Predicted 3D model of a 477-nucleotide part of an RNA (small-subunit ribosomal RNA, 3' major domain) from an uncultured Lentisphaerota bacterium. The coordinates come from a structure-prediction model, not an experiment, and the mean pLDDT is 83. The full RNA is in RNAcentral, with records from ENA and SILVA.
Context: one part of a larger RNA
RNA sequence: UGACGGGGGCCCGCACAAGCGGUGGAGCAUGUGGCUUAAUUCGAGGCAACGCGAAGAACCUUACCUGGACUUGACAUAUAAUUGACAGUCCGUGAAAGCGGAUUUUCCUUCGGGACAGUUAUACAGGUGCUGCAUGGCUGUCGUCAGCUCGUGUCGUUGAGAUGUUCGGUUAAGUCCGGCAACGAGCGCAACCCGUGUCAUUAGUUGCUACCAGGUUAUGCUGGGCACUCUAAUGAGACUGCCCGUGUUAAGCGGGAGGAAGGCGCGGAUGACGUCAAGUCAGUAUGGCCCUUAUGUCCAGGGCUGCACACGUGCUACAAUGGUCGGUACAAUGUGACGCAAUACCGCGAGGUGGAGCAAAUCACCAAAACCGGCCCCAGUUCAGAUUGUAGUCUGCAACUCGACUACAUGAAGUCAGAAUCGCUAGUAAAGGCGUAUCAGCUAUAGCGCCUUGAAUACGUUCCCGGGCCUUGUACA
Numbered sequence: 001u002g003a004c005g006g007g008g009g010c011c012c013g014c015a016c017a018a019g020c021g022g023u024g025g026a027g028c029a030u031g032u033g034g035c036u037u038a039a040u041u042c043g044a045g046g047c048a049a050c051g052c053g054a055a056g057a058a059c060c061u062u063a064c065c066u067g068g069a070c071u072u073g074a075c076a077u078a079u080a081a082u083u084g085a086c087a088g089u090c091c092g093u094g095a096a097a098g099c100g101g102a103u104u105u106u107c108c109u110u111c112g113g114g115a116c117a118g119u120u121a122u123a124c125a126g127g128u129g130c131u132g133c134a135u136g137g138c139u140g141u142c143g144u145c146a147g148c149u150c151g152u153g154u155c156g157u158u159g160a161g162a163u164g165u166u167c168g169g170u171u172a173a174g175u176c177c178g179g180c181a182a183c184g185a186g187c188g189c190a191a192c193c194c195g196u197g198u199c200a201u202u203a204g205u206u207g208c209u210a211c212c213a214g215g216u217u218a219u220g221c222u223g224g225g226c227a228c229u230c231u232a233a234u235g236a237g238a239c240u241g242c243c244c245g246u247g248u249u250a251a252g253c254g255g256g257a258g259g260a261a262g263g264c265g266c267g268g269a270u271g272a273c274g275u276c277a278a279g280u281c282a283g284u285a286u287g288g289c290c291c292u293u294a295u296g297u298c299c300a301g302g303g304c305u306g307c308a309c310a311c312g313u314g315c316u317a318c319a320a321u322g323g324u325c326g327g328u329a330c331a332a333u334g335u336g337a338c339g340c341a342a343u344a345c346c347g348c349g350a351g352g353u354g355g356a357g358c359a360a361a362u363c364a365c366c367a368a369a370a371c372c373g374g375c376c377c378c379a380g381u382u383c384a385g386a387u388u389g390u391a392g393u394c395u396g397c398a399a400c401u402c403g404a405c406u407a408c409a410u411g412a413a414g415u416c417a418g419a420a421u422c423g424c425u426a427g428u429a430a431a432g433g434c435g436u437a438u439c440a441g442c443u444a445u446a447g448c449g450c451c452u453u454g455a456a457u458a459c460g461u462u463c464c465c466g467g468g469c470c471u472u473g474u475a476c477a
Base pairs, nucleotide, nucleotide: 001477002476003474004473005472007471008470009469010468011467012466013465015461016460019424020423021422022421023420026316027315028314029313030312031311032310033309034307035306042053043052064302065301066300067299068298069297070296073124077123078122079121080120081119082118083117084116088103089102090101091100092099093098106115107114108113126291127290129289130288131287135285137280138279139278140276142274147187148186149185150184151183152182153163154162155161167178168177169176193268194267195266196265198236199235200234201233202232203231204230207226208225211224212223213222214221239262242256243255244254245253246252322376323375324374325373326372327371334365335364336363339358340357344353345352346351383414388409389408390407391406392405393404394403430453431452432451433450434449435448436447
C1' cells in the first nucleotide's frame, strides 16, 4: 500500500421489511446429471452451466456409431508428362457411394502453342484431432457500481509511499459547493444519440372525412376537401427559469405557481482501470503438437429423441372472479412473390377446390380476455386434460425408429402444495391474446417484440445478501 475481520461509523440497492404473483407437490414440455448403449457427437458447471452454443437433429444438418467405398483426394495453387475432351446419354453390379463397360464429343491459332477439361507424378490439400494454462478477436461477471489514474508541486533526511481523491455539507454520481499544500488534467459520471409524452410549421397519398355533393341494403364507396386523426421531416418546449421557506449570502433541499411534462420526465443504446490463468482452438483467425490408403473424403442405415432415477427452467391445471353454448365489440408490432391469400363452394374438423386483390399506409394474414344472455350447482364434477385405440389431414424422395395437426372414443395424476426459494415499485406486477426470426414441415409451452385489461404495498434500515467511502486491528501478500 492492499486484502481480510462473526471491528466501528456513514450511505445505497426489490437487499430486508410492506404487498402481489409464483417455484418446491401433480401431469406434460425442455435442458442437465446419472444409467444404458455399437453410438447415445462436442462444449457450457455456484452466483455468472442446466428452454445455454442450437434463430428450429426424420434424410441433410452431423461433428458420433455400424457397414460399404475413395487415396493429389469433396476443396485451393503450382510444375512436369500425357490425352482431347469434360459434361451428357445408356448398360451391368450395388442399399447408395463407388466400380466396370458402351456411345457421343471442343474452342482459338502466327501451327510453335494456348484456353478448358481429364489422367499420371510431385509439391501439397484436408482434420468439428489436442492444448482457451501458448494466443488474437469476441463475450460473461462484479456493475451503469462511482470509481481508476496521471503531470507538476509539497511532505517522507532517503525509500516503499503520502498528499491531490481526506474533511463539512450535498447529489443518482469523485455531482456540485465550501474549506484545505496543493494546483491542474485524463479515463469513467452527466450531456451530446435513438424512442416516447405536448404544441407549431411544412407536406396530403395508398392515410383522414368536419363541411358540400353523388350513390348504396351497407361501408370514405365516389367527386370535392386536408380542418381533425395519422404519417415523417423541421422546429419549439424543462433550465431549479419564477415565487415562498430553509441552508454558510453556497451547492442544494422542502413546498407552490404556470405547464402536456418538474427537478435525471420515462424507456433504450452507451459498461472506466481492473478481477475471475472466467468462457470460447466447435463461428472465424492463429503458435505448437499429432493424423496423412487416415484422426482426411463420399455413401446407406442407425444415433444425437434411448430410461429404475435426481436436479434446473417452463407450460397446463386443481375450478364458480369458473367451465360450456350462443350473441356481440375494440388493437399494435410485424410479415408476404419459393409468398400472403379475400368473396364463394366442399368437409363435423384439420383441411381441400378455386383464385379476386397485393412487391403492399392501397390487397391479405387479423385478435383474445372484456361485455350480454342460457345451462352447470361444489362433485374428482359439464373441473382438469395425461395416456391409449381407431379413422383422417398436411409438409416432404421418405413421417417405423422420429413430425405437426384434426375428429370420435378413452378420461390418469391433480382438491392450492414440507423444509426452502424466485420475480416485481406503475402503465410496473398479474392476466389476455397477436406478430416474428430460424423454417419444406415441426417437437415453440422457448427466444425476441407488440398491443388489450390493469392492481396492491413501501412504517422503516434492527436483521439477511451484495456494493461504495472513511477509520481501526492483523502472526496474511